A computed fold for a 74-nucleotide RNA from a Candidatus Methylomirabilota bacterium, annotated as transfer RNA.
Its mean pLDDT, the model's own confidence on a scale to 100, is 83.
RNAcentral records the identical sequence in 14 taxa.
RNA sequence: GCGGCCGUAGUAUAGGGGUAGUACGACAGCUUGCCAAGCUGUAGGCGGGGGUUCGAGUCCCCUCGGCCGCUCCA
Numbered sequence: 001g002c003g004g005c006c007g008u009a010g011u012a013u014a015g016g017g018g019u020a021g022u023a024c025g026a027c028a029g030c031u032u033g034c035c036a037a038g039c040u041g042u043a044g045g046c047g048g049g050g051g052u053u054c055g056a057g058u059c060c061c062c063u064c065g066g067c068c069g070c071u072c073c074a
Stems, first nucleotide, its partner, number of pairs: 001070007010024004018054001026042005047063005
């Protein structure tokens, strides 16, 4: 330099055009003499920019970061 894969909540991950989910964690309530466990609820997220579309986490382009492969030069 070229190519491929990945980036979604604090952590791990699903979703590949039509309300962003799950588990753990956090917080509040219930329960308990107290704690833990359990139950209920709440908050919290699509790496960044642009495009296509009525509508983009999803498709296209650019870019940033991580991993892998190939190649050239020194």